RNA sequence: GAGUUUGAUCCUGGCUCAGAAUGAACGCUGGCGGCGUGCUUAACACAUGCAAGUCGAACGAGAAAGUGGACUUCGGUCCGCGAGUAGAGUGGCGCACGGGUGAGUAAUACGUGGGUAAUCUACCCUUGAAUUUGGGAUAACAUCGCGAAAGUGGUGCUAAUACCGGAUAAUAUCUUUUGCCCUUCGGUGUAGAAGAUCAAAGGCGGCCUCUUCUUGAAAGCCGUUGUUUGGAGAUGAGUUCGCGUACCAUUAGCUAGUUGGUGGGGUAAAGGCCUACCAAGGCUACGAUGGUUAGCUGGUCUGAGAGGAUGACCAGUCACACUGGAACUGAGACACGGUCCAGACUCCUACGGGAGGCAGCAGUGAGGAAUCUUGCGCAAUGGGGGAAACCCUGACGCAGCAACGCCGCGUGAGUGAUGAAGGCUCUUGGGUCGUAAAGCUCUGUCAAUAGGGAAGAAAUCAUCUAUGGUUAAUAUCCAUAGUUGUUGACGGUACCUAUGAAGGAAGCACCGGCUAACUCCGUGCCAGCAGCCGCGGUAAUACGGGGGGUGCAAGCGUUAAUCGGAAUUAUUGGGCGUAAAGGGAGCGCAGGCUGUUUUGCAGGUCAGAUGUGAAAGCCCGGGGCUUAACCCCGGAAGUGCAUUUGAAACUGCAAUACUUGAGUAUGGGAGAGGAAAGUGGAAUUCCUGGUGUAGAGGUGAAAUUCGUAGAUAUCAGGAGGAACACCAGUGGCGAAGGCGACUUUCUGGACCAAUACUGACGCUCAGACUCGAAGGCGUGGGGAGCGAACAGGAUUAGAUACCCUGGUAGUCCACGCAGUAAACGUUGACAACUAGGUGUCGCGGGUAUUGACCCCUGCGGUGCCGGAGCUAACGCAUUAAGUUGUCCGCCUGGGGAGUACGAUCGCAAGAUUAAAACUCAAAGGAAUUGACGGGGGCCCGCACAAGCGGUGGAGCAUGUGGUUUAAUUCGACGCAACGCGAAGAACCUUACCUGGUCUUGACAUCCCGAGAAUCUCAAGGAAACUUGAGAGUGCCCUUCGGGGAAUUCAAAGACAGGUGCUGCAUGGCUGUCGUCAGCUCGUGUCGUGAGAUGUUCGGUUAAGUCCGGCAACGAGCGCAACCCUUGUCUUCAGUUGCCAGCACGUAAUGGUGGGAACUCUGAAGAUACUGCCCCGGUUAACGGGGAGGAAGGUGGGGAUGACGUCAAGUCCUCAUGGCCCUUAUGUCCAGGGCUACACACGUGCUACAAUGGUAUGUACAGAGGGUCGCAAGCUCGCGAGAGUUAGCUAAUCCCUUAAAGCAUAUCUCAGUUCGGAUUGGAGUCUGCAACUCGACUCCAUGAAGUUGGAAUCGCUAGUAAUCGCGGAUCAGCAUGCCGCGGUGAAUACGUUCCCGGGCCUUGUACACACCGCCCGUCACACCACGAGAGUUGAUUGUACCAGAAGUCGUUGGGCUAACCCUUCGGGGAGGCAGGCGCCUAAGGUAUGGUUGAUAAUUGGGGUGAAGUCGUAACAAGGUAGCCGUUGGGGAACCAGCGGCUGGAUCACCUCCUUU
Repeated sequence: GAGUUUGAUCCUGGCUCAGAAUGAACGCUGGCGGCGUGCUUAACACAUGCAAGUCGAACGAGAAAGUGGACUUCGGUCCGCGAGUAGAGUGGCGCACGGGUGAGUAAUACGUGGGUAAUCUACCCUUGAAUUUGGGAUAACAUCGCGAAAGUGGUGCUAAUACCGGAUAAUAUCUUUUGCCCUUCGGUGUAGAAGAUCAAAGGCGGCCUCUUCUUGAAAGCCGUUGUUUGGAGAUGAGUUCGCGUACCAUUAGCUAGUUGGUGGGGUAAAGGCCUACCAAGGCUACGAUGGUUAGCUGGUCUGAGAGGAUGACCAGUCACACUGGAACUGAGACACGGUCCAGACUCCUACGGGAGGCAGCAGUGAGGAAUCUUGCGCAAUGGGGGAAACCCUGACGCAGCAACGCCGCGUGAGUGAUGAAGGCUCUUGGGUCGUAAAGCUCUGUCAAUAGGGAAGAAAUCAUCUAUGGUUAAUAUCCAUAGUUGUUGACGGUACCUAUGAAGGAAGCACCGGCUAACUCCGUGCCAGCAGCCGCGGUAAUACGGGGGGUGCAAGCGUUAAUCGGAAUUAUUGGGCGUAAAGGGAGCGCAGGCUGUUUUGCAGGUCAGAUGUGAAAGCCCGGGGCUUAACCCCGGAAGUGCAUUUGAAACUGCAAUACUUGAGUAUGGGAGAGGAAAGUGGAAUUCCUGGUGUAGAGGUGAAAUUCGUAGAUAUCAGGAGGAACACCAGUGGCGAAGGCGACUUUCUGGACCAAUACUGACGCUCAGACUCGAAGGCGUGGGGAGCGAACAGGAUUAGAUACCCUGGUAGUCCACGCAGUAAACGUUGACAACUAGGUGUCGCGGGUAUUGACCCCUGCGGUGCCGGAGCUAACGCAUUAAGUUGUCCGCCUGGGGAGUACGAUCGCAAGAUUAAAACUCAAAGGAAUUGACGGGGGCCCGCACAAGCGGUGGAGCAUGUGGUUUAAUUCGACGCAACGCGAAGAACCUUACCUGGUCUUGACAUCCCGAGAAUCUCAAGGAAACUUGAGAGUGCCCUUCGGGGAAUUCAAAGACAGGUGCUGCAUGGCUGUCGUCAGCUCGUGUCGUGAGAUGUUCGGUUAAGUCCGGCAACGAGCGCAACCCUUGUCUUCAGUUGCCAGCACGUAAUGGUGGGAACUCUGAAGAUACUGCCCCGGUUAACGGGGAGGAAGGUGGGGAUGACGUCAAGUCCUCAUGGCCCUUAUGUCCAGGGCUACACACGUGCUACAAUGGUAUGUACAGAGGGUCGCAAGCUCGCGAGAGUUAGCUAAUCCCUUAAAGCAUAUCUCAGUUCGGAUUGGAGUCUGCAACUCGACUCCAUGAAGUUGGAAUCGCUAGUAAUCGCGGAUCAGCAUGCCGCGGUGAAUACGUUCCCGGGCCUUGUACACACCGCCCGUCACACCACGAGAGUUGAUUGUACCAGAAGUCGUUGGGCUAACCCUUCGGGGAGGCAGGCGCCUAAGGUAUGGUUGAUAAUUGGGGUGAAGUCGUAACAAGGUAGCCGUUGGGGAACCAGCGGCUGGAUCACCUCCUUU
């Protein structure tokens, strides 16, 4: 920086990703080289080889094989060489270095800087002195034994640089002592004096001048090297001090050698290091003690840095060496390849005993995801020994294995378009792999082969030469310089050259977003993917494969773990009103911070200097490998520590002064501040008495309850307890909790005014202490009312509740305990600063007044509004959430959980402190837009109301469900499916079922062949169809050969076909909200933003209709209007329509002439606009009334349907993607079915009758339709209808008698002269055909039904109701649908309520939007955790037993070479063995602590698909919710008491703001 909470937004906040890096591992792949690195696990066990020896110039002794010679009895012996060699021994030095590992160790360690005046230091350097004189042993060896072995004993011999005695000796050490300097007052250093004590070893080479033997040697001398004793240095080590160095307080007290002193001991050395005695100290909240983890550092990784993580390789240091203990030797060890003891393990054994220690280098097994060769060499560097040569060296130098890491190189370069073939894709044109390949022209790195071929080597030593020294000496010897020679594991390696050949050398991951890179196929919530978000349920750029692409490249990915991003522990650099987070409040010790002035000091601070901060590493500059990695040289840096010199502003310390912080004194007034005692009235209840009678009480309605044994009501009297109406007020007081009648007593605090005094006395506060509502607990009282629990009555599906009647604890008092609340202003305390306005309480000042007021003003409290500023926003705003300072408390994703365990407190309930496993990718805050509310306001609608008529009851018709069936084809399902698709199923339709056919097909196009079309007949069959026979030669062009169109048949394929699936893949069309008044945009403005504004507000309207106002101004789609129709008039036109006037004619009729007036027809116009008047209203819009008018306020009706909603309906109208069928899901045919029928529902028709039925007579429409038709008239039939045919292609003819109505008659309230179902018979019509299954007619029959329960529908005027007429579909079939006219009402007070809708506002945990969300028990599965009778490990404490080896002490009767004495027998000194004692490891017994594993059972928690029961929360969530507490209940929960607003709504009061 990004992704992820939301419909969207801002914030908070977690999770995740991109980076770097690793001693890595795993998967796929793998050409070369250089430089590095390589058991992170079992400090598990180890076979085998090697890793520490060396010195003959310290010492004694001293082979063999072999070989040469001599002798030989041929068995062998002797001599020489081998050889003073090997091997062993005494002795010296080394073995304490080098190498490994990190178990232990949180300080006996490490880092850093000091001290050592409290110390040591072999070998080395330097400088003094000395190196004298004696002695006794012992190993080796020989011999005799023991033992399986390891090993060991006795006797005897011998040497030393082994061991011992003596001499001498200092500037050595010790004691005493005298000066001087320094001093930390302890001493140290230095210069002296006296006394005492302590040494030694020789070896090698050379020489003969001197001495002695005299060839030459010895003493001696020279050289060299050792030895002894001092000084000094270097190096190394010991010890000590300051500072730094992990986590846990759910570890708070620890300590008897403990702290100190004195004496003694011990050490190289201070010291309780050890011991005896004395004292009672020492450490600790600045974290003792305990527990867990861990070697530490230079550094390494990361990071801008500060930090965080880490401590492989390299380097410094510590610790360890199978586990535990111990000492010896030594300069140095308590010793990796030494010793002793104990233990575990392994091995050998003759069973008696022995041996061993790879955390050295290789290597083996085991463990593990995982880590190499039983290599070469001492050539180099370094180490040990030696005089040296030299020897030893798994240190080291090299090589081997491993892409484990870093770095470098290569796998070719140029050209090459028919854009080849092939793959993939495709809209079939193409595109892409792709200049990629092939082809042509080049190059030769690496690898391969062959040839040449370094540096790393300088020393030592030897030869020669020169110089110097020693000496008598030009010999020698020593030293120095030079010449030559000798020494290479790697390795014939690096490097160079040649040869041929593009030849031998590319993979891995990814491609939904983050994140660079896209398509096809397969799959179908399957298989699978996934770092997070998330993909997959038939069109997957997310799974698997292909093609293509992207990234990196001999590697690429994954996993693990680290830092970063993460400002997500915040010192740099965060927060706490509502997101996590202010302690319930106070007081106050420690701690932190602290006013003004002056002086001094110099701890902090600042500046300079010095030392140190190892090397390597990092950084900079150079240099060397062809480059780089890598290596070398130099520099810088190392923020630190220490010492020292200075400065004095700040801080600190000491002193001094001051008054403004703080406090004291004086005078006032205010107050529900606290405690105790007393007093009062109202009310409830109870008791007594009176009056009085049937109810009272209670509720939504009731009941339980009380009452005729006298209630309720009312009057009087009494008892008792609790609480204090009005005043009362965002008024007062108090630290908070809290405090309310009155009086008295005691008492705390704040405030105001004016002066005086003290002189920083202050602020905050971990722990401690005190107070602390309600509820609860204990003891004792009290008990009126209220009232958890409980009981009863209701409500309810249930009701462990809400409501009602009772009622116990409790509520009250006293004394204790408890210590929690939404203990809230969800805002810690104190101080300072920073615009205002306006209330109110307390006290004061000024002016004025008779006075109360009013006005101005100061201080202190308490409210509201508001500016800057702050804030994520909401909001806060001198009472800060603004700007600062000081101190305290607290937070770090949600859940698990304020839980478990532990601890403390409590009588208990419980409180305080307070985790983890596991699980999720969110949880959350504020605000926005919607939606919703059993929230509010306003408004509208046949929404209610007011009316009229229906439905629901009956019969029938029709549709649906269900059932049935071979099939009862399919679709439509709240409104918005159900007389719907269907404007008409007997066949057809038809999609369904049964049966029978066909397979290029019933239908379309193309290719080929034949016939040309077409028609008739016969047989079979239910038909489709099959078979056969016959007739026939058409049309157009023609070059007469033929060709074309149309049609039929046959064959093969491409294809046809599908009312098969998906309306949740779609187009189109439609329904619905709704003819509701809404839905949006541009620019501007406001807001961080989503968004808002406009569109809200005041009026008004049918209307977002219009007006006014307004940070808005405009605009669009809707509304309205424009369109059609109807209502009035005018003009024009006048047949088929009309007939006033004129004429003719008829029984009568516009029948005829004529007319153009009227009606009408159909074209064009006019008219209506709140235009006029009055009133209201804002001089508005508009409303009310009136006039005129055919019509009046959109005149009536229609068409017209905004943005969108419902994955609404339709793949069976049509179109269409995908899938499916293809001798069948296609096609043809016959018959059947869609018409079934215990039932249920919807929509209708007809009725139930007298406002009626029946009969007779009689009047008046409109709109339609008609040639495959409507049909007059006439005849026949009771009728349906039949026969016949005038007229009409229609303002002409026909359908066509309209009916209700009116008039008259009859019926007389009945199951009827109502009603017509059902059934029997007879017919008519249509049609191939009325059986399943048509309509109609006539005769007969004459069900149910007497106005319809709950419920429910339509309608506001030419409407409802009622009456008939027509049409589409149609051969026929209408109670349905679509139209038409006739007659023609009633009612609307009104908007409280039901339903739907619109606007504003409010709440919200909803956004799939309340058909939402969501809580808990129970049941099932899985997971981790707690408890648990116990069981079993680890570790540690205490007490006791026992006690190896060993040091020390003591003893030492046994033994005893050196020295002393000796009478020579021995004795002494000293020593050894042995004994005893202290300490003590492992071990044992007993008893505790801590911790782990496990356990029958049990507890809650978490997660799971659609399980069960309820519905607690979110809206007033339907009883507002929540907090604390107590009780109750299957469960969410319910109830009591107190508290909070983080409660909606309404009303009132007060205050504020605006007009």
Predicted 3D model of a 1555-nucleotide RNA (small-subunit ribosomal RNA) from an uncultured prokaryote. The coordinates come from a structure-prediction model, not an experiment, and the mean pLDDT is 83.